[in-house]
RNA sequence: CCGCAAAAGCAGCCGAGAUUCGCCUGGAAAGGCGAAUGCGGGGGACCCGGUCAACAGGGGCGCAUUACGGUGUUAAUGCCGCAUAGGGAACUUCCAAUCCCGAGCCCGUCAGCUAACCUCGUAGGCAUUUGGAAGGGCGUGA
Numbered sequence: 001c002c003g004c005a006a007a008a009g010c011a012g013c014c015g016a017g018a019u020u021c022g023c024c025u026g027g028a029a030a031g032g033c034g035a036a037u038g039c040g041g042g043g044g045a046c047c048c049g050g051u052c053a054a055c056a057g058g059g060g061c062g063c064a065u066u067a068c069g070g071u072g073u074u075a076a077u078g079c080c081g082c083a084u085a086g087g088g089a090a091c092u093u094c095c096a097a098u099c100c101c102g103a104g105c106c107c108g109u110c111a112g113c114u115a116a117c118c119u120c121g122u123a124g125g126c127a128u129u130u131g132g133a134a135g136g137g138c139g140u141g142a
Stems, first nucleotide, its partner, number of pairs: 009138002012126003018037008038122006048112001057110001058107004066083001068081004086101004091135007
């Protein structure tokens, strides 16, 4: 000088919802528009599946489905409670415990699967934990 390399330390989360380029606004931070890539969704043949029709509509995104009880109604939607399918908890996986969610929205009479093909979105909301085992990243360099 080069290489390898331990401890300490560090890493935001849910979600498909990100990156790059160009233009516009702006003092800047940042935001808006467009395109491409990436990621996510929908429609859409043969074959297969299904099998009268019907407003008792039917269907889609999503973890968010379903039962029981109460309330309400002509009935239904609805509201409340307790549970539940399912989902989340901070690098990842497994085990255990604990906690939390278990919503909302859309299409518009219409859609099974589905190659080619067509088409849409790329938001929003937050501050989330404990133990054990295993395996990684950044990084200092004993």